[in-house]
RNA sequence: GGAGCAGGCUGGACGCACGCUGGUGCGCGCACGAAUGGCGCACGAGAGGAAAGUCCGGGCUCCACAGGGCAAGGGUGCUGGUUAACGGCCAGCCGUGGCGACACGCGGGAAAGUGCCACAGAGAAGAGACCGCCCCGUCGCGCAAGCGUCGGAGCAAGGGUGAAACGGUGCGGUAAGAGCGCACCGCCGAGUUGGUGACAACUCGGGCACGGCAAACCCCACCCGGAGCAAGAGCGAAUAGGGGAGCGACCGCAAGGUCAGGGAUGGCCCGUCCAAAGCUCCCGGGUCAAGCUCGCUGGAGGGCGUGGGUAACCACGCUCCUAGAGGAAUGCGCGUCACUCUCGGAGAAUCGAGAGAACAGGACCCGGCUUAUAGGCCCGCUCCGGUG
Numbered sequence: 001g002g003a004g005c006a007g008g009c010u011g012g013a014c015g016c017a018c019g020c021u022g023g024u025g026c027g028c029g030c031a032c033g034a035a036u037g038g039c040g041c042a043c044g045a046g047a048g049g050a051a052a053g054u055c056c057g058g059g060c061u062c063c064a065c066a067g068g069g070c071a072a073g074g075g076u077g078c079u080g081g082u083u084a085a086c087g088g089c090c091a092g093c094c095g096u097g098g099c100g101a102c103a104c105g106c107g108g109g110a111a112a113g114u115g116c117c118a119c120a121g122a123g124a125a126g127a128g129a130c131c132g133c134c135c136c137g138u139c140g141c142g143c144a145a146g147c148g149u150c151g152g153a154g155c156a157a158g159g160g161u162g163a164a165a166c167g168g169u170g171c172g173g174u175a176a177g178a179g180c181g182c183a184c185c186g187c188c189g190a191g192u193u194g195g196u197g198a199c200a201a202c203u204c205g206g207g208c209a210c211g212g213c214a215a216a217c218c219c220c221a222c223c224c225g226g227a228g229c230a231a232g233a234g235c236g237a238a239u240a241g242g243g244g245a246g247c248g249a250c251c252g253c254a255a256g257g258u259c260a261g262g263g264a265u266g267g268c269c270c271g272u273c274c275a276a277a278g279c280u281c282c283c284g285g286g287u288c289a290a291g292c293u294c295g296c297u298g299g300a301g302g303g304c305g306u307g308g309g310u311a312a313c314c315a316c317g318c319u320c321c322u323a324g325a326g327g328a329a330u331g332c333g334c335g336u337c338a339c340u341c342u343c344g345g346a347g348a349a350u351c352g353a354g355a356g357a358a359c360a361g362g363a364c365c366c367g368g369c370u371u372a373u374a375g376g377c378c379c380g381c382u383c384c385g386g387u388g
Stems, first nucleotide, its partner, number of pairs: 001384005007378004012337005018331001020046002023043006030037002048359001052370002055368005060228004067270004073224005078092005093107001094105004108219002113217002115213003130159002132155002135152003139148003167185006186208001187206008232294004242283006248259004262274004301320008339356006
């Protein structure tokens, strides 16, 4: 200097004028049929790193408590740590890709069972002989070596087909071959050492064998009540507190007991509860100024420091309060400065002119993942080339 890998930040700032929405304080007693609102002044606040996707996990609310179990359904799938939790994050192991920094993960089980592997190919999981290799015999050709046809007995080492061919390479051996034998690799089993562990390394033994796919059905291990802010709570207004059906028997003087039944708890069982004039079901009727208020923003919150930890993260101390709309507010104008690019000026500094600025906007809240993103800055690492 070039090409890459991995991470962080930013993605305009300030002033003035007018305007919009909420909060706090003070004042008014204005409006309306009610719940409930409104007006003025002062102070101060007002979109994101993804607010997107709605893919995960929760907080919160209700189902009477959310109990125990089963089934169904769903999720995860190497080990350890972290967290409120997760399928997240961190660290590591294994596998694949890359020269590498690193990236990715379909990461338990194929010897429990079922299923699939098209086409091509002889043959695709106890498969297989197309081209071939070797031996014996018959016949023909040839001086011979040998060549060809037919038949028999062997081979799967060579070639071909395919995504993949029933271990790989090499040596020996054989008529030709083959784990047939041997060495190494691979595979199976046992042991030793290291590690919390997933695993790794080494040693010994065994010629050892029936490939792949489970993001195919399935098996195994672990986890999961249901529904969701259109959850839910209160207030106001209005109407018909109308009609029908169901809710046991026995023992006992009584209290109570036994068995069973109605309803609730997503399905089933147990348990519990509603209960004896309460509960459940069905039919019918009413419902608004296009009702009002709460939920609705102080949090698993932010910042700084110290300590622990490889890290994710945790603990402690100090400090701060940073939208809360409700058909949906945060806008527009002027001016100055900053950033990038182009042009002028010999170069730098400085100056002037012109142009540009991405993805994109809350709706109960939070932790993640994924996707989109003009430009700019910072930090670490890898490879290549050059120079000292």
Source information
The prediction has a mean pLDDT of 76. Predicted 3D model of a 388-nucleotide RNA (Bacterial RNase P class A) from a Deltaproteobacteria bacterium. The source organism's lineage runs through Bacteria, Pseudomonadati, Myxococcota and Myxococcia. Rfam family: Bacterial RNase P class A. By type it is a ribozyme.